[in-house]
RNA sequence: AGAGUUUGAUCCUGGCCCAGAGUGAACGCUGGCGGUGUGCUUAACACAUGCAAGUCGAACGAGAACGGUACUAGCUUGCUAGUAUGUCAGCUAAGUGGCGGACGGGUGAGUAAUGUAUAGUUAAUCUGCCCUUUAGAGGGGGAUAACAGUUGGAAACGACUGCUAAUACCCCAUACUCCUUUUAUCUUAAUGAUAAUUGGGAAAUGUUUUUUCGCUAAAGGAUGAGACUAUAUGGUAUCAGGUAGUUGGUGGGGUAAGAGCCUACCAAGCCAAUGACGCCUAGCUGGUCUGAGAGGAUGAUCAGCCACACUGGAACUGAGACACGGUCCAGACUCCUACGGGAGGCAGCAGUGGGGAAUAUUGCACAAUGGAGGAAACUCUGAUGCAGCAACACCGCGUGGAGGAUGACACAUUUCGGUGCGUAAACUCCUUUUAUAUGGGAAGAUAAUGACGGUACCAUAUGAAUAAGCACCGGCUAACUCCGUGCCAGCAGCCGCGGUAAUACGGAGGGUGCAAGCGUUACUCGGAAUCACUGGGCGUAAAGCGCGCGCAGGCGGCCUUUUAAGUUGGAUGUGAAAGCCUACGGCUCAACCGUAGAACUGCAUCCAAAACUAUUGGGCUAGAGUGUGGGAGAGGAAGAUGGAAUUAGUUGUGUAGGGGUAAAAUCCGUAGAGAUAACUAGGAAUACCAAAAGCGAAGGCAAUCUUCUGGAACAUUACUGACGCUGAGGCGCGAAAGCGUGGGGAGCAAACAGGAUUAGAUACCCUGGUAGUCCACGCCGUAAACGAUGAGAACUAGGUGUAGCGGGUAUUGACCCCUGCUGUGCCGAAGUUAACGCAUUAAGUUCUCCGCCUGAGGAGUACGGCCGCAAGGCUAAAACUCAAAGGAAUUGACGGGGACCCGCACAAGCGGUGGAGCAUGUGGUUUAAUUCGACGCAACGCGAAGAACCUUACCUGGAUUUGACAUCCUCUGACAACCCUAGAAAUAGGGCCUUUCCGACUUGUCGGAACAGAGUGACAGGUGCUGCAUGGCUGUCGUCAGCUCGUGUCGUGAGAUGUUGGGUUAAGUCCUGCAACGAGCGCAACCCUUGUUUUUAGUUGCCAGUAUUAAGUUAGGCACUCUAAAGAUACUGCCUCGGUUAACGGGGAGGGAGGUGGGGAUGACGUCAAGUCCUCAUGGCCUUUAUAUCCAGGGCUACACACGUGCUACAAUGGACUGUACAAAGGGUCGCGACACCGCGAAGUGAAGCUAAUCUCAAAAAGCAGUUCUCAGUUCGGAUUGGAGUCUGCAACUCGACUCCAUGAAGGUGGAAUCGCUAGUAAUCGUGGAUCAGCAUGCCACGGUGAAUACGUUCCCGGGUCUUGUACACACCGCCCGUCACACCACGAAAGUCGGCUGUACCAGAAGUUGCUGGGCUAACCCUUCGGGGAGGCAGGUACCUAAGGUACGGUCGGUAAUUGGGGUGAAGUCGUAACAAGGUA
Repeated sequence: AGAGUUUGAUCCUGGCCCAGAGUGAACGCUGGCGGUGUGCUUAACACAUGCAAGUCGAACGAGAACGGUACUAGCUUGCUAGUAUGUCAGCUAAGUGGCGGACGGGUGAGUAAUGUAUAGUUAAUCUGCCCUUUAGAGGGGGAUAACAGUUGGAAACGACUGCUAAUACCCCAUACUCCUUUUAUCUUAAUGAUAAUUGGGAAAUGUUUUUUCGCUAAAGGAUGAGACUAUAUGGUAUCAGGUAGUUGGUGGGGUAAGAGCCUACCAAGCCAAUGACGCCUAGCUGGUCUGAGAGGAUGAUCAGCCACACUGGAACUGAGACACGGUCCAGACUCCUACGGGAGGCAGCAGUGGGGAAUAUUGCACAAUGGAGGAAACUCUGAUGCAGCAACACCGCGUGGAGGAUGACACAUUUCGGUGCGUAAACUCCUUUUAUAUGGGAAGAUAAUGACGGUACCAUAUGAAUAAGCACCGGCUAACUCCGUGCCAGCAGCCGCGGUAAUACGGAGGGUGCAAGCGUUACUCGGAAUCACUGGGCGUAAAGCGCGCGCAGGCGGCCUUUUAAGUUGGAUGUGAAAGCCUACGGCUCAACCGUAGAACUGCAUCCAAAACUAUUGGGCUAGAGUGUGGGAGAGGAAGAUGGAAUUAGUUGUGUAGGGGUAAAAUCCGUAGAGAUAACUAGGAAUACCAAAAGCGAAGGCAAUCUUCUGGAACAUUACUGACGCUGAGGCGCGAAAGCGUGGGGAGCAAACAGGAUUAGAUACCCUGGUAGUCCACGCCGUAAACGAUGAGAACUAGGUGUAGCGGGUAUUGACCCCUGCUGUGCCGAAGUUAACGCAUUAAGUUCUCCGCCUGAGGAGUACGGCCGCAAGGCUAAAACUCAAAGGAAUUGACGGGGACCCGCACAAGCGGUGGAGCAUGUGGUUUAAUUCGACGCAACGCGAAGAACCUUACCUGGAUUUGACAUCCUCUGACAACCCUAGAAAUAGGGCCUUUCCGACUUGUCGGAACAGAGUGACAGGUGCUGCAUGGCUGUCGUCAGCUCGUGUCGUGAGAUGUUGGGUUAAGUCCUGCAACGAGCGCAACCCUUGUUUUUAGUUGCCAGUAUUAAGUUAGGCACUCUAAAGAUACUGCCUCGGUUAACGGGGAGGGAGGUGGGGAUGACGUCAAGUCCUCAUGGCCUUUAUAUCCAGGGCUACACACGUGCUACAAUGGACUGUACAAAGGGUCGCGACACCGCGAAGUGAAGCUAAUCUCAAAAAGCAGUUCUCAGUUCGGAUUGGAGUCUGCAACUCGACUCCAUGAAGGUGGAAUCGCUAGUAAUCGUGGAUCAGCAUGCCACGGUGAAUACGUUCCCGGGUCUUGUACACACCGCCCGUCACACCACGAAAGUCGGCUGUACCAGAAGUUGCUGGGCUAACCCUUCGGGGAGGCAGGUACCUAAGGUACGGUCGGUAAUUGGGGUGAAGUCGUAACAAGGUA
């Protein structure tokens, strides 16, 4: 410091997610040691048991217990029992009294300020114990607990009578700087300080010998506490008004003290948009975590403050409490009970239950530190010090070190060679941290006292001995292979992985990372500049209010003056300690701890400065405004007036249609329409002018005239003197539609009706038609209210239009030219932008103010509130779902977008198919099987260039199991052929015959080779699966003209350019232009064939001339034909015209051929997961007495049907018969077979020749000549069937071809639709070949005869180039919307119902304080006549206040609910096709 994820790819916006650090953690797996810390985050839930606050006999009475002493008794002669002793200067239960129980310890419920933090104030206060100073302590008195007795109660706890003490209580005296009354001086913002004066108020002794300690008053200090002020300290405006003790004053009361703190009266204030009041949440801080910082989150442990102590209320005591281990009352809960009544409060330490993912011992000690009491000894102390449990965290250490390669075994993998684990192990040598055992043994303690603890530490011995796991390995992210699984099981932080070859699941081997831990989960910060102060944005990504006026607020021109609030500098105080940081030091290091420093960025006070902001006073004119002048304008309101057109009405003329559409129909019309002419009526809108034009804040504004009226621009520079800009709330204006009332209504026209279209058509089209549109008044308040661009100000190149008003020059011209200001357009520089684009009218560079945004959906929705008559508007969430949604641009693809071009693509023609019969292939059906594959073009006479057996893969049945076939090993030996038996055959059994070749020698043995048989296991075998694992081959777009690269340039980039443009071509063919220049694969050419010709060569070919024959038959010849080798020819070369000087095109000459001469071979980058595992090859899987192999028979040939491809026809351009002419290219020895004979014929018999320019298949046919048939189901057509044969072949039944005789079906030119062909082509006619024993209408090839037509590119199909739109990229066979149906999820509404909190009014009112009363009771003091009275007090009563409680009516929040509403999600549901292309109605 970044990375992954939207796309085919790119840039941007934007969210989600990851890598880091951390935790009081938990869970999973694992676990050796030590040190230091930490440990109920949940139920402030309930608690058994023990302990946590006592102490003082030197305050007091007393002596129950214990001990001592003395005496007596028993005897185990130092023990037991009893008695006595309270001066025994031991001790002490209970009690009186004093001090402490307000500290220490716990918890965070409440509390958004009665709190906390920081800084102040207290001249408005108190302070026990402690310290200092001054003064004092004189004289009296009356009780009471304990105790004793009586007595109530189960208990807790009491009642009465009697006795007694005090440092308990009371009275008097004394007195100050105390309190109080009054006066004087000084001082303050208020207040207060000093001096004098009037009245009032106190005390106690004890101890030993003394000292001491304690007591009272006053003053001061220290410490602690109270009160007040300022600032800061959460969320929410879907909480906007709150408040009656409320705000202030006066009198009174109250407190330690100020105050509405309380009370009576008076006034009506006070708080609030700088957020009052309400609701929700929350203890605050030092700090902690994170972060570069600013910030964000947090408030465990430690420390400071606060609050609380079962819940609520209350006071008492006290220096201090409204009191955790005190009191009273009420409530809930638990326990005891004799049912009458009582007791209790772990949020102290342990511990229990419960809750929870989750958090420890009912330990030791007061040795240390600290606290309470005491004179002290000492007692108490779950504070504290220690130990125990827990890897909970941090830190440290170890689990060995060195050597050791036949690189062992195992394991994993493998291309079978090897490789990895791996110096790792074994093995050799060494060490002992740790561990175990034994011994010694601290500091902590300044005299005694050590829980920790026989601990830390030290020494010795033993022996590598006791000690390694966890996660991960597709990318991010370091680390790869095998097996299993087969969209299953599962993984996953995001992207995603898994459907038979998974580096992503599970296991294994190996590797990577960390390590006594490692992972996961949860949470915080970071990354996230993703709330942006540092440090973001708003034309199109989310985001500028529809527009204006304007209060508050924010900001504000030039000069000068004042003050010192902001600002800057300095000083002082404070900012607790701990923590962080730095230095040094102590534990062996570290964590941890100590000492010192720095820091604590803050707050406050004082001093100083005066530039800037602010403030005060004065001035200025450049901002702003006013005046004056002449012009422009659809600016606004009201009134008046026109013409054109539509419609309606009346009248005339006139007759059959009109209207409407793509085409129609509804509709109007013989009752007279439409058309035409005249007149009348009414409403709405204002042609031309008209424009990128003008005006207005926006919405918006258009005939003409009049009246009223707003604003802007220009010119002038007279006046004011900053009067300005923006603008939360607020107020106003605000298209269309809509609403209300009343008018008006010609045209148009939602709804509605009808007619069409359509599968449907609640639409588009047509005919009608009502609200509405118009006017007046009043609402509504929204629009893609858009420049998708807030307002204002300043600055920053230009060019060119246009509107308004000026200036100059020049002339009179109503021009032209130059120039200023204002408005409105276009192009464009710098700059900017993600790009597109913007660009003085900024989206550039800056300033001021306002509004708004923070992933998509849910949703501009719900609820609440405000507005509205309603419709609805404004404000405005959440649950839940997703990993995207989006902007701009790029390359493609596509379009019922555009332009250009090509093709038998259409058109023009010729002939077919589709109808018939048959052949053949396919589907379907059938079957035991009808083997398999191929399915739009590009499957279907295709694989198959030939299924009777074989083929053959299928079925049935019969057999075999190392196999029909290959290699290796062992043994034996020939095998084969032939014959017989069984069988359908395979096969089995038997007979016969018997013994191959080579080498060595020891001559009958051995070895080798071939072959056969038997055996063993490795293996064979598979037309079994996967063409979506593959190679190879092939089809198709398409013989279409395209597809790319290097360098350069442009662009942030994907990419572009080149390859586009202008011409031209069959062609990315060529020319030309150009930020491109070149190159490659394609095109073309080179190759074959054909057309002309030359040379060479003449046998089997040929024959001009000579001879010859029946015949090129023979002699002869090679001129010609022909054959087959090498050449030549054609290149727009020549002429002419057009064209850009070009490429090229049109025409012409010559030529066998002319513009690629014809034909063939040749198929770019790629597309279709196209086809083929059944040609072959091949990975993986499957099978192995079977999915292999052999055999027989059957099937692939089935047959209601449908389709494709063909053949033959339907006839006279023909059929039949007779005669007759002319090819090319092929094949042939298991063959072609002349010729002869025989048969009607297919054939047969005999047989010459030929391994082929020699012989043969072989007859070419159409044609030509002649005869016949005469338009008919025929002398057309030949299917079908019967009979008889031939040939091939082991074998023609299923199931061959051919021949003869007989039979003689459909069919009379074929619906919709559709195919081929542009010249030696179509059409037509025969011929040959491959396969093959036989079988051809198919396929391949050959020649004969031989046409018609093409105006042309509008349309159909396919293709190419450019351009345009796109929400497509699996690319239109795309994408995608809504209802309905089903399942699940969250939410809203809802008759109600249940609960929490809270308000108002009222009832009732415990304890308690205070006030009043107090007839009852009453020791201290006073008086007394001694009876008593008074003062004071108590019980009791009463008044106010008041907790819990109750009643009534609300508010608010939440739960739940029949039913209901929309929303979201869900591989293959229904209906349509709304959007994306002109998306088919933009």
This is a predicted structure of a 1482-nucleotide RNA (small-subunit ribosomal RNA) from a metagenome. It matches the Rfam family "Bacterial small subunit ribosomal RNA". Rfam links the family to the GO terms structural constituent of ribosome and ribosome. The prediction has a mean pLDDT of 83.